[in-house]
């Protein structure tokens, strides 16, 4: 000093003035309401003090939960998601370490059940795509003469995203696991690991891919969601009672029974209101175990709750980045000039990605500028 891995932070700061939402005092308006009364509660509206008020992703709603209501003896089967093997979590498609494949020169990334149980698929090209095959060719053999029939071979060449284990070597007419070495792959011993795996002898001959095609095989899984759920309760309709109007009747009582008002109850429960609502698998610090994700204890702290949805707008100063414009300094070299680069200073422009709505953990996905660490691989001096 160039070019790069990995992780983990920040994501504008001070100040002024106007403004928003909420929490608590105090003062005043207004309704209701208890209560002879001073007065007292309950909602709301205003004012003043003081205090609090968005994010790393609040986003996407894709994954696990908590939390409410419904449901449900117990077991299967459907169905769905997930898959390498220990391990953390409340839990998980998260996260840690580990294993085996690939990928970079390397830091270091990336992906994982089973294709040899069994069924289906496999474009297009190709002779042939999984039970069979031969286009060019190559090797015998008759014919016949530069072609043609019959036989054997799949080593070469062609096509394809794939082509019948790979690379040497012996073999043979030519070839070919037909034979040997070694290296993939299968099977049994044995050793090492909790475990995936990983070694080392032996054996026999080798069997394309595609499970986000059916399926196999292991864990796991009830539904629906705060517009859940609870609680209060207008108005209009509805039931019941009182008291009145009619019928029985001279009358009273009792009895049936229409409505128009008027009063008291009553039930679901609409509008509308009030809950759920934010203190929690909380966040900082220390120790203590653990390699690591994580966790035990001790100690501090309190950190939006809105319901058409609040956190914003200005203006100064500072930061940062890009322009212009001035002044200085620098280039081995005497002036001056331009270019280029430090520094200083004014001007102007720009500073992302986007907003809570029940909560909580993960994931992914956006992101202007800038910061710290640890590491890799180069070029230069010394």
């Nucleotide at each position: 000093u160039g070019a790069g891995c990995a992780g983990g932070c920040c994501g504008g700061g001070c100040g002024g003035c106007c403004g928003c939402g909420g929490g608590c005092a105090c003062g005043g308006g207004c309704g209701c309401u208890g209560g002879c009364g001073u007065u007292g509660g309950c909602g709301u509206c205003c004012g003043u003090a003081u205090c609090c008020g968005a994010g790393g992703a609040a986003a996407g709603u894709c994954c696990g939960g908590g939390c409410u209501c419904c449901g449900c003896a117990g077991g299967g089967c459907a169905g769905g998601a997930c898959g390498c093997u220990g391990g953390g979590c409340a839990a998980c498609a998260c996260c840690c370490a580990g294993g085996c494949g690939g990928g970079g020169c390397g830091a270091c990334c990336c992906g994982c059940a089973g294709a040899a149980a069994g069924u289906g698929c496999c474009a297009c090209a190709g002779a042939a795509a999984c039970g069979a095959c031969a286009c060019c060719g190559c090797c015998g053999g008759c014919c016949a003469c530069u072609g043609g029939c019959c036989g054997g071979c799949a080593a070469g060449g062609g096509u394809g995203a794939a082509a019948u284990g790979g690379u040497g070597g012996g073999g043979u007419a030519a070839g070919a696991g037909c034979c040997c070495a070694c290296c993939g792959g299968c099977g049994g011993c044995c050793g090492g690991g909790c475990g995936a795996c990983c070694g080392g002898c032996c054996g026999g001959c080798c069997g394309g891919g595609u499970a986000a095609a059916c399926c196999u095989c292991g864990u796991c899984c009830g539904g629906a969601g705060c517009a859940a759920g609870g609680c209060c309760a207008a108005a209009c309709a509805g039931g019941g009672g009182c008291a009145u109007g009619g019928a029985c009747g001279g009358c009273c009582c009792g009895u049936c029974u229409g409505c128009a008002a008027g009063c008291c109850c009553c039930a679901g429960g609409u509008a509308g209101g009030c809950u759920g609502c934010u203190g929690g698998a909380g966040c900082c610090g220390g120790u203590g175990g653990g390699a690591a994700a994580c966790u035990g204890c001790c100690g501090g702290c309190c950190u939006a709750g809105a319901g058409a949805g609040a956190u914003g707008g200005c203006c100064g100063c500072c930061c940062c980045g890009c322009g212009c414009c001035g002044g200085u300094c620098g280039c081995a070299u005497g002036c001056g000039c331009c270019c280029c680069g430090g520094c200083c200073g004014g001007c102007g422009c720009g500073g992302a990605c986007a907003g809570a709505a029940c909560c909580c953990g993960g994931c992914u996905u956006a992101c202007a500028g800038g910061c710290c660490u640890g590491c890799u691989c180069g070029g230069c001096g010394c």
About this RNA: Bacterial RNase P class A from a Pseudomonadota bacterium, 382 nucleotides, folded computationally. The organism belongs to Pseudomonadota, within Bacteria. It is recorded under the gene name rnpB. Model confidence (mean pLDDT): 77 of 100. Its Rfam family is "Bacterial RNase P class A". Gene Ontology terms of the family: tRNA processing, dimeric ribonuclease P complex and ribonuclease P activity. Rfam's curators write: Ribonuclease P (RNase P) is a ubiquitous endoribonuclease, found in archaea, bacteria and eukarya as well as chloroplasts and mitochondria. The RNAcentral record of the sequence draws on ENA.